[in-house]
The RNA shown here (c-di-GMP-I-GGC riboswitch aptamer) has 83 nucleotides and comes from an uncultured Planctomycetaceae bacterium.

RNA sequence: CUCGAGAAGGGCAAACCGGUCGCGAGGCCGGGACGCAAAGCUGAGGGCCACGCGGAACCCGCGCGGCAGCCUGGCUACCGAAA
Numbered sequence: 001c002u003c004g005a006g007a008a009g010g011g012c013a014a015a016c017c018g019g020u021c022g023c024g025a026g027g028c029c030g031g032g033a034c035g036c037a038a039a040g041c042u043g044a045g046g047g048c049c050a051c052g053c054g055g056a057a058c059c060c061g062c063g064c065g066g067c068a069g070c071c072u073g074g075c076u077a078c079c080g081a082a083a
Stems, first nucleotide, its partner, number of pairs: 002083001003080002011036002016031006034069001040075003044072003047067003051063005
C1' cells in the first nucleotide's frame, strides 16, 4: 500500500414521525435505526427524480433544479487481526 476481523474506541443514520423551507423533486433541525469501512467531501460521466417550454404520443429535445445511502471517476481520512 492492498485489504477489512464475531477486534478496540468511536462515527454516520434508511423507512417512519414532528417542525421548518421549497410549486416540486427535495433540503435543514429534532426524534428514530434499516443499514454503512468512506453512508466523509465532490453533480465530472452514466442513471433516476422534479419543474418550465416545445414537439409529440406515454416518448423525445431544450432549459433549470434535486439525489453522493444507484454505478463510475476525483479528493481526503480513524483503527490494525489475518492474508
Record summary: Its mean pLDDT, the model's own confidence on a scale to 100, is 88. It was read from a public genome assembly, where an Rfam model found it.